[in-house]
This is a predicted structure of a 59-nucleotide RNA (Fluoride riboswitch aptamer (crcB RNA motif)) from a DHVE2 group archaeon.

RNA sequence: UUAGAGGGUGGUGAUGGGGCUCACCACAAUGCCGCAAGGCUGAUGGCUCCUUUUCAAAG
Repeated sequence: UUAGAGGGUGGUGAUGGGGCUCACCACAAUGCCGCAAGGCUGAUGGCUCCUUUUCAAAG
RNA backbone atom coordinates (compact mmCIF):
# COMPACT_ATOMS: atom_id res chain seq x y z
P U A 1 -0.84 3.85 3.60
O5' U A 1 -0.95 2.88 2.32
C5' U A 1 -0.69 3.39 1.00
C4' U A 1 -0.68 2.25 0.00
C3' U A 1 -1.93 1.36 0.00
O3' U A 1 -2.97 1.93 -0.76
C1' U A 1 0.00 0.00 0.00
P U A 2 -4.46 1.53 -0.33
O5' U A 2 -4.61 0.03 -0.85
C5' U A 2 -4.52 -0.26 -2.25
C4' U A 2 -4.50 -1.75 -2.47
C3' U A 2 -5.67 -2.52 -1.86
O3' U A 2 -6.84 -2.46 -2.67
C1' U A 2 -3.64 -3.64 -1.37
P A A 3 -8.24 -2.59 -1.91
O5' A A 3 -8.34 -4.14 -1.56
C5' A A 3 -8.41 -5.11 -2.61
C4' A A 3 -8.29 -6.51 -2.04
C3' A A 3 -9.29 -6.87 -0.94
O3' A A 3 -10.56 -7.23 -1.47
C1' A A 3 -7.13 -7.56 -0.29
P G A 4 -11.84 -6.98 -0.52
O5' G A 4 -11.74 -8.13 0.57
C5' G A 4 -11.81 -9.51 0.18
C4' G A 4 -11.45 -10.41 1.33
C3' G A 4 -12.31 -10.26 2.59
O3' G A 4 -13.53 -10.97 2.48
C1' G A 4 -10.03 -10.34 3.19
P A A 5 -14.76 -10.46 3.37
O5' A A 5 -14.38 -10.95 4.85
C5' A A 5 -14.30 -12.35 5.14
C4' A A 5 -13.84 -12.56 6.58
C3' A A 5 -14.66 -11.83 7.64
O3' A A 5 -15.85 -12.56 7.96
C1' A A 5 -12.37 -11.50 8.07
P G A 6 -17.11 -11.71 8.48
O5' G A 6 -16.71 -11.31 9.98
C5' G A 6 -16.53 -12.32 10.97
C4' G A 6 -15.99 -11.71 12.26
C3' G A 6 -16.81 -10.54 12.82
O3' G A 6 -17.95 -10.99 13.54
C1' G A 6 -14.51 -9.99 12.85
P G A 7 -19.20 -10.01 13.58
O5' G A 7 -18.75 -8.82 14.54
C5' G A 7 -18.48 -9.07 15.92
C4' G A 7 -17.88 -7.85 16.59
C3' G A 7 -18.70 -6.56 16.48
O3' G A 7 -19.74 -6.52 17.44
C1' G A 7 -16.45 -6.09 15.97
P G A 8 -21.05 -5.68 17.03
O5' G A 8 -20.58 -4.15 17.09
C5' G A 8 -20.18 -3.59 18.34
C4' G A 8 -19.59 -2.20 18.14
C3' G A 8 -20.51 -1.20 17.43
O3' G A 8 -21.44 -0.61 18.34
C1' G A 8 -18.36 -1.11 16.46
P U A 9 -22.83 -0.16 17.69
O5' U A 9 -22.46 1.10 16.79
C5' U A 9 -21.95 2.28 17.40
C4' U A 9 -21.50 3.26 16.34
C3' U A 9 -22.56 3.67 15.33
O3' U A 9 -23.43 4.67 15.85
C1' U A 9 -20.54 3.18 14.20
P G A 10 -24.92 4.71 15.27
O5' G A 10 -24.74 5.30 13.79
C5' G A 10 -24.27 6.63 13.61
C4' G A 10 -23.85 6.85 12.17
C3' G A 10 -24.96 6.70 11.13
O3' G A 10 -25.78 7.84 11.04
C1' G A 10 -23.01 5.57 10.39
P G A 11 -27.32 7.63 10.53
O5' G A 11 -27.16 7.32 8.97
C5' G A 11 -26.62 8.32 8.10
C4' G A 11 -26.27 7.73 6.76
C3' G A 11 -27.44 7.20 5.96
O3' G A 11 -28.12 8.24 5.25
C1' G A 11 -25.68 5.62 5.92
P U A 12 -29.66 8.05 4.91
O5' U A 12 -29.66 6.95 3.75
C5' U A 12 -29.09 7.25 2.48
C4' U A 12 -29.18 6.04 1.57
C3' U A 12 -30.58 5.46 1.40
O3' U A 12 -31.34 6.19 0.45
C1' U A 12 -29.03 3.72 1.79
P G A 13 -32.91 6.19 0.60
O5' G A 13 -33.35 4.71 0.18
C5' G A 13 -33.16 4.25 -1.14
C4' G A 13 -33.58 2.80 -1.29
C3' G A 13 -34.98 2.48 -0.79
O3' G A 13 -35.96 2.78 -1.76
C1' G A 13 -33.46 0.86 -0.01
P A A 14 -37.20 3.61 -1.33
O5' A A 14 -37.21 4.78 -2.42
C5' A A 14 -36.14 5.74 -2.48
C4' A A 14 -36.59 6.94 -3.26
C3' A A 14 -38.05 7.33 -3.00
O3' A A 14 -38.16 8.11 -1.83
C1' A A 14 -37.70 7.21 -5.32
P U A 15 -39.52 7.93 -1.01
O5' U A 15 -40.56 8.89 -1.76
C5' U A 15 -40.16 10.22 -2.11
C4' U A 15 -41.32 11.18 -1.94
C3' U A 15 -42.16 10.96 -0.68
O3' U A 15 -41.57 11.59 0.44
C1' U A 15 -43.57 11.32 -2.57
P G A 16 -41.16 10.63 1.66
O5' G A 16 -41.98 11.26 2.87
C5' G A 16 -41.81 12.64 3.20
C4' G A 16 -42.50 12.96 4.51
C3' G A 16 -42.16 12.02 5.66
O3' G A 16 -40.92 12.34 6.27
C1' G A 16 -44.49 12.31 5.56
P G A 17 -40.04 11.13 6.88
O5' G A 17 -40.82 10.77 8.22
C5' G A 17 -40.91 11.73 9.28
C4' G A 17 -41.83 11.24 10.38
C3' G A 17 -41.45 9.91 11.02
O3' G A 17 -40.39 10.03 11.96
C1' G A 17 -43.77 9.95 10.60
P G A 18 -39.46 8.71 12.22
O5' G A 18 -40.38 7.77 13.13
C5' G A 18 -40.79 8.21 14.42
C4' G A 18 -41.68 7.17 15.10
C3' G A 18 -41.11 5.76 15.18
O3' G A 18 -40.16 5.61 16.23
C1' G A 18 -43.38 5.68 14.51
P G A 19 -39.00 4.48 16.08
O5' G A 19 -39.78 3.09 16.26
C5' G A 19 -40.35 2.76 17.52
C4' G A 19 -41.07 1.43 17.44
C3' G A 19 -40.24 0.28 16.88
O3' G A 19 -39.39 -0.29 17.87
C1' G A 19 -42.37 0.29 15.85
P C A 20 -37.95 -0.87 17.43
O5' C A 20 -38.29 -2.25 16.69
C5' C A 20 -38.90 -3.31 17.41
C4' C A 20 -39.40 -4.38 16.46
C3' C A 20 -38.36 -4.96 15.53
O3' C A 20 -37.57 -5.96 16.16
C1' C A 20 -40.32 -4.47 14.31
P U A 21 -36.03 -6.14 15.73
O5' U A 21 -36.09 -6.74 14.25
C5' U A 21 -36.63 -8.04 14.04
C4' U A 21 -36.91 -8.28 12.57
C3' U A 21 -35.69 -8.17 11.66
O3' U A 21 -34.92 -9.36 11.64
C1' U A 21 -37.51 -6.97 10.71
P C A 22 -33.38 -9.29 11.19
O5' C A 22 -33.45 -9.16 9.59
C5' C A 22 -33.99 -10.23 8.83
C4' C A 22 -34.08 -9.85 7.36
C3' C A 22 -32.78 -9.39 6.72
O3' C A 22 -31.95 -10.48 6.35
C1' C A 22 -34.52 -7.92 6.09
P A A 23 -30.36 -10.29 6.26
O5' A A 23 -30.16 -9.42 4.93
C5' A A 23 -30.51 -9.98 3.67
C4' A A 23 -30.48 -8.91 2.58
C3' A A 23 -29.16 -8.17 2.44
O3' A A 23 -28.22 -8.90 1.66
C1' A A 23 -30.95 -6.62 2.43
P C A 24 -26.63 -8.73 1.95
O5' C A 24 -26.31 -7.28 1.34
C5' C A 24 -26.48 -7.02 -0.04
C4' C A 24 -26.42 -5.54 -0.32
C3' C A 24 -25.13 -4.83 0.11
O3' C A 24 -24.09 -5.01 -0.84
C1' C A 24 -27.01 -3.55 0.78
P C A 25 -22.55 -4.93 -0.33
O5' C A 25 -22.34 -3.37 -0.10
C5' C A 25 -22.45 -2.45 -1.18
C4' C A 25 -22.32 -1.02 -0.69
C3' C A 25 -21.04 -0.73 0.10
O3' C A 25 -19.95 -0.47 -0.76
C1' C A 25 -22.92 0.21 1.22
P A A 26 -18.45 -0.89 -0.24
O5' A A 26 -18.06 0.36 0.68
C5' A A 26 -18.15 1.68 0.15
C4' A A 26 -17.89 2.71 1.24
C3' A A 26 -16.47 2.64 1.84
O3' A A 26 -16.04 3.97 2.16
C1' A A 26 -18.07 2.31 3.54
P C A 27 -14.68 4.53 1.42
O5' C A 27 -15.25 5.41 0.22
C5' C A 27 -15.86 4.78 -0.93
C4' C A 27 -16.92 5.69 -1.54
C3' C A 27 -16.37 6.91 -2.29
O3' C A 27 -17.27 7.23 -3.36
C1' C A 27 -17.72 7.62 -0.48
P A A 28 -16.93 6.55 -4.78
O5' A A 28 -17.70 5.13 -4.80
C5' A A 28 -19.07 5.04 -4.99
C4' A A 28 -19.66 3.93 -4.11
C3' A A 28 -21.17 3.79 -4.23
O3' A A 28 -21.52 2.92 -5.30
C1' A A 28 -20.52 3.84 -1.94
P A A 29 -22.92 3.02 -5.95
O5' A A 29 -23.90 2.32 -4.89
C5' A A 29 -23.76 0.94 -4.59
C4' A A 29 -24.57 0.59 -3.36
C3' A A 29 -26.05 0.95 -3.46
O3' A A 29 -26.78 -0.07 -4.09
C1' A A 29 -25.16 1.71 -1.38
P U A 30 -27.88 0.36 -5.14
O5' U A 30 -28.78 1.33 -4.24
C5' U A 30 -29.64 2.22 -4.89
C4' U A 30 -30.01 3.37 -3.95
C3' U A 30 -30.65 4.56 -4.68
O3' U A 30 -32.03 4.34 -4.91
C1' U A 30 -28.94 5.36 -3.27
P G A 31 -32.31 3.63 -6.28
O5' G A 31 -33.87 3.84 -6.16
C5' G A 31 -34.62 4.13 -7.29
C4' G A 31 -35.55 2.99 -7.62
C3' G A 31 -35.52 2.66 -9.10
O3' G A 31 -34.55 1.68 -9.40
C1' G A 31 -37.74 3.10 -8.40
P C A 32 -33.76 1.72 -10.79
O5' C A 32 -34.87 1.32 -11.85
C5' C A 32 -35.44 0.02 -11.85
C4' C A 32 -36.63 -0.03 -12.79
C3' C A 32 -36.33 0.38 -14.22
O3' C A 32 -35.77 -0.68 -14.97
C1' C A 32 -38.31 1.45 -13.48
P C A 33 -34.76 -0.36 -16.18
O5' C A 33 -35.71 0.22 -17.31
C5' C A 33 -36.67 -0.62 -17.93
C4' C A 33 -37.52 0.17 -18.93
C3' C A 33 -36.73 0.96 -19.96
O3' C A 33 -36.28 0.15 -21.03
C1' C A 33 -38.46 2.31 -19.08
P G A 34 -34.86 0.48 -21.73
O5' G A 34 -35.10 1.88 -22.45
C5' G A 34 -35.98 1.96 -23.58
C4' G A 34 -36.15 3.40 -24.03
C3' G A 34 -34.84 4.17 -24.27
O3' G A 34 -34.27 3.88 -25.54
C1' G A 34 -36.31 5.51 -22.99
P C A 35 -32.68 3.67 -25.63
O5' C A 35 -32.09 5.09 -25.20
C5' C A 35 -30.70 5.23 -24.89
C4' C A 35 -30.16 6.56 -25.43
C3' C A 35 -30.92 7.78 -24.94
O3' C A 35 -30.42 8.25 -23.70
C1' C A 35 -30.63 7.89 -27.30
P A A 36 -31.49 8.68 -22.56
O5' A A 36 -32.07 10.08 -23.08
C5' A A 36 -31.22 11.23 -23.16
C4' A A 36 -31.83 12.26 -24.12
C3' A A 36 -33.18 12.82 -23.68
O3' A A 36 -33.00 13.94 -22.83
C1' A A 36 -33.30 12.10 -25.93
P A A 37 -34.08 14.23 -21.70
O5' A A 37 -35.38 14.67 -22.51
C5' A A 37 -35.44 15.95 -23.15
C4' A A 37 -36.64 16.01 -24.08
C3' A A 37 -37.99 15.77 -23.40
O3' A A 37 -38.52 16.96 -22.84
C1' A A 37 -37.83 14.39 -25.30
P G A 38 -38.91 16.98 -21.28
O5' G A 38 -39.84 15.71 -21.11
C5' G A 38 -41.16 15.68 -21.65
C4' G A 38 -41.51 14.28 -22.09
C3' G A 38 -42.25 13.42 -21.07
O3' G A 38 -43.65 13.68 -21.07
C1' G A 38 -40.48 12.17 -22.00
P G A 39 -44.48 13.33 -19.70
O5' G A 39 -44.57 11.74 -19.70
C5' G A 39 -45.29 11.05 -20.71
C4' G A 39 -45.10 9.55 -20.58
C3' G A 39 -45.61 8.96 -19.27
O3' G A 39 -47.01 8.71 -19.30
C1' G A 39 -43.44 8.11 -19.76
P C A 40 -47.81 8.68 -17.89
O5' C A 40 -47.36 7.32 -17.21
C5' C A 40 -47.73 6.07 -17.80
C4' C A 40 -47.23 4.91 -16.95
C3' C A 40 -47.59 5.00 -15.48
O3' C A 40 -48.91 4.54 -15.23
C1' C A 40 -45.29 4.45 -15.69
P U A 41 -49.73 5.16 -14.05
O5' U A 41 -49.22 4.37 -12.76
C5' U A 41 -49.46 2.97 -12.64
C4' U A 41 -48.60 2.37 -11.55
C3' U A 41 -48.76 3.00 -10.17
O3' U A 41 -49.91 2.49 -9.49
C1' U A 41 -46.46 2.72 -10.66
P G A 42 -50.64 3.39 -8.45
O5' G A 42 -49.64 3.36 -7.19
C5' G A 42 -49.41 2.14 -6.49
C4' G A 42 -48.25 2.29 -5.52
C3' G A 42 -48.41 3.38 -4.47
O3' G A 42 -49.19 2.95 -3.36
C1' G A 42 -46.26 3.52 -5.42
P A A 43 -50.21 3.96 -2.64
O5' A A 43 -49.25 5.04 -1.90
C5' A A 43 -48.51 4.65 -0.75
C4' A A 43 -47.25 5.49 -0.66
C3' A A 43 -46.25 4.95 0.36
O3' A A 43 -44.92 5.15 -0.18
C1' A A 43 -46.78 7.22 0.84
P U A 44 -44.17 3.81 -0.60
O5' U A 44 -44.12 2.93 0.73
C5' U A 44 -43.36 3.37 1.84
C4' U A 44 -42.88 2.20 2.67
C3' U A 44 -41.98 1.22 1.94
O3' U A 44 -40.63 1.64 1.92
C1' U A 44 -43.67 0.02 3.09
P G A 45 -39.74 1.51 0.51
O5' G A 45 -39.42 -0.05 0.37
C5' G A 45 -39.05 -0.60 -0.89
C4' G A 45 -38.62 -2.06 -0.71
C3' G A 45 -39.60 -2.90 0.08
O3' G A 45 -40.62 -3.44 -0.76
C1' G A 45 -37.41 -3.21 0.94
P G A 46 -42.16 -3.33 -0.32
O5' G A 46 -42.30 -4.40 0.85
C5' G A 46 -42.18 -5.79 0.56
C4' G A 46 -42.20 -6.59 1.85
C3' G A 46 -43.33 -6.25 2.80
O3' G A 46 -44.54 -6.92 2.44
C1' G A 46 -41.30 -6.38 3.99
P C A 47 -45.94 -6.20 2.73
O5' C A 47 -46.11 -6.33 4.31
C5' C A 47 -46.31 -7.61 4.90
C4' C A 47 -46.33 -7.50 6.42
C3' C A 47 -47.28 -6.44 6.98
O3' C A 47 -48.63 -6.90 7.02
C1' C A 47 -45.20 -6.31 8.10
P U A 48 -49.82 -5.85 6.81
O5' U A 48 -49.73 -4.93 8.13
C5' U A 48 -50.04 -5.49 9.40
C4' U A 48 -49.62 -4.55 10.52
C3' U A 48 -50.27 -3.16 10.49
O3' U A 48 -51.59 -3.17 11.03
C1' U A 48 -47.95 -2.96 10.91
P C A 49 -52.62 -2.06 10.55
O5' C A 49 -52.19 -0.77 11.40
C5' C A 49 -52.37 -0.77 12.82
C4' C A 49 -51.75 0.48 13.43
C3' C A 49 -52.22 1.81 12.83
O3' C A 49 -53.49 2.22 13.33
C1' C A 49 -49.87 1.84 13.08
P C A 50 -54.43 3.08 12.39
O5' C A 50 -53.67 4.49 12.33
C5' C A 50 -53.61 5.32 13.49
C4' C A 50 -52.63 6.46 13.29
C3' C A 50 -52.99 7.48 12.22
O3' C A 50 -53.99 8.41 12.66
C1' C A 50 -50.68 6.97 12.11
P U A 51 -54.93 9.05 11.53
O5' U A 51 -53.93 10.00 10.73
C5' U A 51 -53.38 11.18 11.36
C4' U A 51 -52.37 11.85 10.45
C3' U A 51 -52.91 12.31 9.11
O3' U A 51 -53.59 13.56 9.20
C1' U A 51 -50.84 11.21 8.80
P U A 52 -54.78 13.80 8.12
O5' U A 52 -53.97 14.06 6.76
C5' U A 52 -53.13 15.22 6.64
C4' U A 52 -52.53 15.29 5.24
C3' U A 52 -53.54 15.19 4.10
O3' U A 52 -54.17 16.44 3.85
C1' U A 52 -51.68 13.80 3.64
P U A 53 -55.74 16.38 3.36
O5' U A 53 -55.63 15.78 1.88
C5' U A 53 -54.95 16.51 0.86
C4' U A 53 -54.89 15.68 -0.42
C3' U A 53 -56.22 15.15 -0.91
O3' U A 53 -56.94 16.13 -1.65
C1' U A 53 -54.61 13.42 -0.97
P U A 54 -58.56 16.12 -1.56
O5' U A 54 -58.97 14.86 -2.45
C5' U A 54 -58.68 14.85 -3.85
C4' U A 54 -59.08 13.52 -4.47
C3' U A 54 -60.50 13.06 -4.18
O3' U A 54 -61.44 13.68 -5.03
C1' U A 54 -59.00 11.26 -3.85
P C A 55 -62.95 13.90 -4.47
O5' C A 55 -63.60 12.44 -4.51
C5' C A 55 -63.79 11.77 -5.74
C4' C A 55 -64.29 10.34 -5.52
C3' C A 55 -65.52 10.21 -4.64
O3' C A 55 -66.72 10.47 -5.36
C1' C A 55 -63.91 8.62 -3.99
P A A 56 -68.00 11.02 -4.52
O5' A A 56 -68.53 9.75 -3.69
C5' A A 56 -69.07 8.63 -4.39
C4' A A 56 -69.34 7.47 -3.43
C3' A A 56 -70.22 7.82 -2.24
O3' A A 56 -71.61 7.81 -2.57
C1' A A 56 -68.35 6.56 -1.52
P A A 57 -72.60 8.70 -1.68
O5' A A 57 -72.76 7.90 -0.31
C5' A A 57 -73.37 6.61 -0.31
C4' A A 57 -73.22 5.93 1.04
C3' A A 57 -73.76 6.72 2.23
O3' A A 57 -75.17 6.58 2.37
C1' A A 57 -71.62 5.87 2.75
P A A 58 -76.00 7.76 3.08
O5' A A 58 -75.64 7.60 4.64
C5' A A 58 -76.04 6.42 5.35
C4' A A 58 -75.43 6.39 6.74
C3' A A 58 -75.71 7.62 7.60
O3' A A 58 -76.99 7.55 8.23
C1' A A 58 -73.41 7.08 7.71
P G A 59 -77.75 8.91 8.60
O5' G A 59 -76.94 9.48 9.87
C5' G A 59 -76.93 8.73 11.09
C4' G A 59 -75.95 9.33 12.08
C3' G A 59 -76.17 10.81 12.42
O3' G A 59 -77.19 10.97 13.41
C1' G A 59 -73.87 10.42 11.98
The prediction has a mean pLDDT of 75. Taxonomically the source falls in Thermoplasmatota (Archaea, Methanobacteriati).